[in-house]
RNA sequence: UGAGUAAGCCAGACAAUCGCGUGGUUACAUCGAUCUCCACGAGGAAAGUCCGAGCUCCAGAGGGCAAGGGUGCCAGAUAACGUCUGGUGAAGGUGACUUUAAGGAAAGUGCAACAGAAACAUACCGCCGAUCAGCUUAUGCUGAGGUAAGGUUGAAAUGGUGAGGUAAGAGCUCACCGGCGGCAUGGUAACAUGCCGGCCGUGUAAACCCCACCCGGAGCAAGACCAAGCAGGGCACAAAAAGCGGCGGCCCGUCGCUGCCCGAUAGGUAGGUCGCAUGAGCGUACUGGCGACAGUACGCCUAGAUAGAUGAUUGUCAAAUACAGAACUCGGCUUAUAGACUUGCUCACACU
RNA sequence: GGAGCCGUGGUGUAGCGGUUAACAUGCCGGCCUGUCACGCCGGAGAUCGAGGGUUCAAAUCCCUUCGGCUUCGCCA
Numbered sequence: 001u002g003a004g005u006a007a008g009c010c011a012g013a014c015a016a017u018c019g020c021g022u023g024g025u026u027a028c029a030u031c032g033a034u035c036u037c038c039a040c041g042a043g044g045a046a047a048g049u050c051c052g053a054g055c056u057c058c059a060g061a062g063g064g065c066a067a068g069g070g071u072g073c074c075a076g077a078u079a080a081c082g083u084c085u086g087g088u089g090a091a092g093g094u095g096a097c098u099u100u101a102a103g104g105a106a107a108g109u110g111c112a113a114c115a116g117a118a119a120c121a122u123a124c125c126g127c128c129g130a131u132c133a134g135c136u137u138a139u140g141c142u143g144a145g146g147u148a149a150g151g152u153u154g155a156a157a158u159g160g161u162g163a164g165g166u167a168a169g170a171g172c173u174c175a176c177c178g179g180c181g182g183c184a185u186g187g188u189a190a191c192a193u194g195c196c197g198g199c200c201g202u203g204u205a206a207a208c209c210c211c212a213c214c215c216g217g218a219g220c221a222a223g224a225c226c227a228a229g230c231a232g233g234g235c236a237c238a239a240a241a242a243g244c245g246g247c248g249g250c251c252c253g254u255c256g257c258u259g260c261c262c263g264a265u266a267g268g269u270a271g272g273u274c275g276c277a278u279g280a281g282c283g284u285a286c287u288g289g290c291g292a293c294a295g296u297a298c299g300c301c302u303a304g305a306u307a308g309a310u311g312a313u314u315g316u317c318a319a320a321u322a323c324a325g326a327a328c329u330c331g332g333c334u335u336a337u338a339g340a341c342u343u344g345c346u347c348a349c350a351c352u
Numbered sequence: 353g354g355a356g357c358c359g360u361g362g363u364g365u366a367g368c369g370g371u372u373a374a375c376a377u378g379c380c381g382g383c384c385u386g387u388c389a390c391g392c393c394g395g396a397g398a399u400c401g402a403g404g405g406u407u408c409a410a411a412u413c414c415c416u417u418c419g420g421c422u423u424c425g426c427c428a
Base pairs, nucleotide, nucleotide: 001348002347003346004345005344006343007342008341010339012317013316014315015314016313017312018311020041021040022039023038024037027034043323047334048333050332051331052330053329054328055219056218057217058216062252063251064250065249068215069214070213071212072211073087074086075085076084077083088102089100090099091098092097103210104209108208109207110204111203112202124151125150126147127146128145131144132143133142134141135140159177160176161175162174163173164172178200179199180197181196182195183194184193185192186191223274224273225272226271232262233261234260235259242258243257244256245255246254247253281300282299283298284297285296286295287294288293353427354426355422356421357420358419359418362377363376364375365374370408379395380394381393382392383391401417402416403415404414405413
């Protein structure tokens, strides 16, 4: 210098004029409205609503059983998580580094279309015919039979390569490699390394399932209070048991009600206040930890509507242009995104 | 705002791992008829909303994403 890789940050700034919302404030005897002045006023994703929580109601959110759902290498972080951090294995890259739904197929069941002889125990072609039977003097021929090395089909055909061996073959035997199992050592663990054992056909669990762990439901239009509106009456009647209903599968448990007859039943989303913003909050410094993160000290207060505010114009800067607009609130994930900047590291080339 | 549901020929639906995605209607051509309709025969028309993954194989299973529908017999 070029190419690449990883992490982080910003999301126009300043000035003038006009305008909007919330809160405070001033003027008017008071309330309201309005006006004056002051302060504050969208995001990194406010989005999708995909996970996890707070909060509220369902009596409490308790115990047991069943069903259903979710997660899935190991260790840790966290209020919690399917998130994050560090590691292990596997795959990719020269490398920095990246990706990874990654438990179990040796518990059982199912499926593997078409093609092919055969898709789980299968002989179509081929090879052999040592052994046995028949024929034959014999060579040999035929059959029983043996055989998965070769051919064919397929995504997949009995672990792969080589040698020995054999009638032909075959882990049948041996060497190396791969897998599985056992033992030893190291590591908290996943796992790694070494030795031993011929133990050796599959795939699929984002098919049922097994194992381990977790999960009550609904959602701020939750819900609470105020205002407004509504119709109760008669007869019978001791309690318990029992029944019914709520707790949205059942049981325990617990709460409420109980028979008969007659009658009534508003409002129609256009009422108000709260919930509603001081919170697992943000910033800086230090300490502990590889890190996620935790702790201590100091400082800060930062939208809150209910037809719904946060905008427009002009000027300067090389330019002002992306995705996009809070609606109960947090922690994550995912997706969209113009342009600009910072830092670490890798590779190639050149120079010193 | 929340919640639920649905995307397959032009239209309405079926198919939920397996040969070339089926049916009705519509469309096109031919026959029939004096002509039209009806009827008969034949044909075209889909890459299953989009992208990625699992699998030998995906419309179907999983993830992400886009679009649409539902209002007092979805929620005040």